[in-house]
RNA sequence: GUGACUCUGGAGAAUCCCGUUCCGCGGGUGCCGAAGGUGCAAGGCGCAUUGUGCGCUAAUCUCUCAGGCAAAAGGACAGAGAAAAAGUC
Numbered sequence: 001g002u003g004a005c006u007c008u009g010g011a012g013a014a015u016c017c018c019g020u021u022c023c024g025c026g027g028g029u030g031c032c033g034a035a036g037g038u039g040c041a042a043g044g045c046g047c048a049u050u051g052u053g054c055g056c057u058a059a060u061c062u063c064u065c066a067g068g069c070a071a072a073a074g075g076a077c078a079g080a081g082a083a084a085a086a087g088u089c
Stems, first nucleotide, its partner, number of pairs: 001088002005081005014029001016028004030069003036065001037063001039061001043057006
């Protein structure tokens, strides 16, 4: 420095069909990606090696497991905020 915190902003996709102990939920089909999670490399780093090979490594990319598809809630990310633990750089 970052970091759980508070406030503000914050997208996308069927208020689809059926059932229901009824606004909770279950099943079916279609869809979304910005909680979380999966995967990887033209590049970078390292090892071996001079034919080249191997390993590690990211995301708003990818997949759609999870989650979501009226509102509410959630929400990556951004801005602001006196103090601010563990962990981590």